[in-house]
Context: one part of a larger RNA
RNA sequence: CUGGGCGUAAAGCGUGCGUAGGCGGUUGAUUAAGCAAGAUGUGAAAGUCCCGGGCUCAACCUGGGAACGUCAGCCAAUACUGUUUGACUAGAGUAUAGAAGAGGCAAGUGGAAUUCCGGGUGUAGCGGUGAAAUGCGUAGAUAUCUGAAGGAACACCGGUGGCGAAGGCGGCUUCCUGGACCUAUUACUGACACUGAGGCACGAAAGCGUGGGGAGCGAACAGGAUUAGAUACCCUGGUAGUCCACGCCGUAAACGAUGUCAACUAGCCGUUGGGGGUCUUAGUACCUUUAGUAGCGCAGCUAACGCGUUAAGUUCUCCGCCUGGGGAGUACGGUCGCAAGAUUAAAACUC
Numbered sequence: 001c002u003g004g005g006c007g008u009a010a011a012g013c014g015u016g017c018g019u020a021g022g023c024g025g026u027u028g029a030u031u032a033a034g035c036a037a038g039a040u041g042u043g044a045a046a047g048u049c050c051c052g053g054g055c056u057c058a059a060c061c062u063g064g065g066a067a068c069g070u071c072a073g074c075c076a077a078u079a080c081u082g083u084u085u086g087a088c089u090a091g092a093g094u095a096u097a098g099a100a101g102a103g104g105c106a107a108g109u110g111g112a113a114u115u116c117c118g119g120g121u122g123u124a125g126c127g128g129u130g131a132a133a134u135g136c137g138u139a140g141a142u143a144u145c146u147g148a149a150g151g152a153a154c155a156c157c158g159g160u161g162g163c164g165a166a167g168g169c170g171g172c173u174u175c176c177u178g179g180a181c182c183u184a185u186u187a188c189u190g191a192c193a194c195u196g197a198g199g200c201a202c203g204a205a206a207g208c209g210u211g212g213g214g215a216g217c218g219a220a221c222a223g224g225a226u227u228a229g230a231u232a233c234c235c236u237g238g239u240a241g242u243c244c245a246c247g248c249c250g251u252a253a254a255c256g257a258u259g260u261c262a263a264c265u266a267g268c269c270g271u272u273g274g275g276g277g278u279c280u281u282a283g284u285a286c287c288u289u290u291a292g293u294a295g296c297g298c299a300g301c302u303a304a305c306g307c308g309u310u311a312a313g314u315u316c317u318c319c320g321c322c323u324g325g326g327g328a329g330u331a332c333g334g335u336c337g338c339a340a341g342a343u344u345a346a347a348a349c350u351c
Base pairs, nucleotide, nucleotide: 004322005321006320007305008304012319014202015201016200017199021195022194025088026087027086028085029084031082033081034080038074040072041071042069048066049065050064051063052062053061054060091192092189093188094187095186096184097183098182103177104176106174107173108172109171110154115149117147118146119145120144121143125136126135162169163168207248208247209246210245211244212243216242217241221237222236223235224234259318262315263314264313267296268295270293271292272291273290274289275288276287277286278285279283300307301306324351325350326349333344334343335342336341
C1' cells in the first nucleotide's frame, strides 16, 4: 500500500460546532491539468524471458530479440473529472403568519410529608425483626391536638407521552432565551451543500478546592444480631456526601452496546404535533397528507438471535475504530489535573 470487517464474536470517538482536507445539484460556453490515443526521445551494461551458438552434457560463457516507465517534451481528441465564466432552482438557507413542548437561565412563590423545638391531653411502654437485641421512655416517650423552625423533593395529572446534540429535563408564576417540525399554487438568495484529522465547546454520578447549608437518606465508623467465622446480607445509630454559589475533574453498560449526510425498496396497526377534506350533527366521527414515536411483518440481509421505510435491506459521501487470549488499557515518556487520576500507549515473556 492492499484485503475483510465494526447490534450481541475484536471493533462507532459520550455528544455537538467547525479549520485544513476529502467529496459535491441542473445547464451553456471556455481551457485542456487529470483521463484516453499517436509517433519521437530516453529507460547503460550485466541479470530475467524467448530463439540460437561454444566448452562431450550441465552449471558456465556467448550472439540476436523481447521486456522494463506515475518518464520527458511534441501533435491531436473533449465524453467524464477539474479550471474560468454565464444562467437556473429540485439541495441548503432567509423573510412573513400561525400552532406544540419537564428545551435552557434567573427570580419569586405553594401545599403534602419527614425531622427537631415550645405548649396541651395522657400512661407504660415504644421501636425493630425470621426471631431478637442494641436503641428510645416515669427526667413522662410512643400516640394525639395545636403553634413555630428548617432543609430537600415535587403525589395525582403521567402516558413504549413531550422536549433537547448528547449528558439530561417534571409543583406553580414571571423576566430573558435556544432549537426542530408542519402549513402557504407566498416572496427572496442562488449550490452558499455534506463530512470533518487537528481544534473548540458541552458533558450523569462519584470525587476535589473555597465559602455557605444540613430535614431526610447515608459510604466510612460504632454497636446489636446471624454465623464455624461474618471485616457482609438484617437491625439501632451515624460522619463525609447528597443541597446552593463559584472554580476544577472529563469519566460511565455516556447503550439503540447500532457514526454522520443523502437516495431507493410490499404492507398492517397504535399514538403525539401540524395541515387539508367529507359526512353531517354539534360525534368531535371518518378519510388524506406531513413530521416524530411505539408494535407486527414481505422481500432482502444475518453464524444465529434477530433487523426489517426510525434497516442490521440496496447504493453513495466523509470520519472514527478492529486485526488471537493473557501480559495491559499496564510500564516508560509526553500532555492535562490541586489531587484522585485522565489521555496518548508499547515490549519482553507466555498459552
Predicted 3D model of a 351-nucleotide part of an RNA (small-subunit ribosomal RNA, central domain) from an uncultured prokaryote. Its mean pLDDT, the model's own confidence on a scale to 100, is 85. The full RNA is in RNAcentral, with records from ENA.